[in-house]
RNA sequence: GGCCCCAUCGUCUAGUGGUUAGGACACCGGCCUCUCACGUCGGUAACGCGGGUUCGACUCCCGCUGGGGUCACCA
Numbered sequence: 001g002g003c004c005c006c007a008u009c010g011u012c013u014a015g016u017g018g019u020u021a022g023g024a025c026a027c028c029g030g031c032c033u034c035u036c037a038c039g040u041c042g043g044u045a046a047c048g049c050g051g052g053u054u055c056g057a058c059u060c061c062c063g064c065u066g067g068g069g070u071c072a073c074c075a
Stems, first nucleotide, its partner, number of pairs: 001071007010025004018055001027043005048064005
């Protein structure tokens, strides 16, 4: 450098055009407990950036950025 794949809460992850963007763990608060833990209830928190298509985009298309894989180059 070519080709392919990926990018969503703090972390992991679901979501194939109309969802209030869901779950687990973590975190915060309540309950429980002598205390802690466990358990239980609740809460905070996310679609990498810029364009395009569309009535409508996390979702489709293009570019960029970052990451990964593979091939080539590097005698």

Description: The RNA shown here (transfer RNA) has 75 nucleotides and comes from a Deltaproteobacteria bacterium. It matches the Rfam family "tRNA". About the family: Transfer RNA (tRNA) molecules are approximately 80 nucleotides in length. The prediction has a mean pLDDT of 80. The sequence was found in a public genome assembly.